Description
This is a predicted structure of a 144-nucleotide RNA (c-di-AMP riboswitch aptamer (ydaO/yuaA leader)) from Peribacillus glennii. The prediction has a mean pLDDT of 75. It was read from a public genome assembly, where an Rfam model found it.
RNA sequence: AUUUCUAAAUCGCUUAAUCCUUUAUGAGCGGGGGACCCGUUUUUUGUGAUUUAUUCACUUGGGGUGAAUCCUAUUAACGUAGGUAGGGCUACUCUUAUGGCCCGAAUCCGACAGCUAACUCCGUAAGCGUUUUUGAGAGGGGAA
Numbered sequence: 001a002u003u004u005c006u007a008a009a010u011c012g013c014u015u016a017a018u019c020c021u022u023u024a025u026g027a028g029c030g031g032g033g034g035a036c037c038c039g040u041u042u043u044u045u046g047u048g049a050u051u052u053a054u055u056c057a058c059u060u061g062g063g064g065u066g067a068a069u070c071c072u073a074u075u076a077a078c079g080u081a082g083g084u085a086g087g088g089c090u091a092c093u094c095u096u097a098u099g100g101c102c103c104g105a106a107u108c109c110g111a112c113a114g115c116u117a118a119c120u121c122c123g124u125a126a127g128c129g130u131u132u133u134u135g136a137g138a139g140g141g142g143a144a
Base pairs, nucleotide, nucleotide: 003144004143005142006141011129012128013127014126018027019026028124029123030122031121032120033119038114046058047057048056049055061112062109063108064107065106070083071082072081073080074079086103087102088101089100090099092139093138094137095136096135097134
């Protein structure tokens, strides 16, 4: 250089959620708040308790994390069913086409938040097991 073969539980996937270790005021990653400029718009600011002002509690207004919104049918309501914006998987990695499958939740703040340098605060939980979809392009590891 060419040809052929090859990959899996000490593994892989969702996710910011990993790494290191001296176990912390660590690194990395993710997110919230927060000026000018810019953008937005028209003033009305919820319920209960308390109060001189205030303060406390609550969640229907509003807002945040997230793919997780919206529509229809049904129900007094809760809810249930179907669809849907959107998200994920199909095992070397990435891109793309195609077929199949799954999710389309939950929760927090508390009347308040556009963007946002400086600054500041917080998170780093948890869950799952596809395992012969079929093509194209690009790029790697290992073996002969």

NCBI's taxonomy places the organism under Bacteria, Bacilli, Caryophanales, Bacillaceae, Peribacillus.